[in-house]
C1' cells in the first nucleotide's frame, strides 16, 4: 500500500427495521451481632457524521478506532 472482520453499560454480550434487554460489576434497602452469602430496587449504554426510511442497534456512504490476512 490493498482487502475483510469488528465497534451496544466499567466488562461480556442479546436486539438482521417498530418502546436497546441480560449476566457480573457499582450503589442503596433487607436480612445478619459484625463480615460474607442470599434477596429486592436503582443509575448506567448503540464510535463518529451523513443518507434512505412514518420509523435505523440493524440498510447505504464517508471517516475514526481494533483486530486478521495479503504484498
Nucleotide at each position: 500500500g490493498c482487502g475483510a472482520a469488528c465497534g451496544u453499560a466499567g466488562u461480556u454480550u442479546a436486539a438482521u427495521g417498530g418502546u436497546a434487554g441480560a449476566a457480573c460489576g457499582a450503589c442503596a434497602g433487607c436480612c445478619u451481632u459484625c463480615c460474607a452469602a442470599g434477596u429486592u430496587g436503582u443509575a448506567g449504554a448503540u464510535g463518529u457524521g451523513a443518507g434512505u426510511u412514518c420509523a435505523g442497534u440493524u440498510c447505504u456512504c464517508a471517516u475514526c478506532g481494533u483486530u486478521c490476512g495479503c504484498u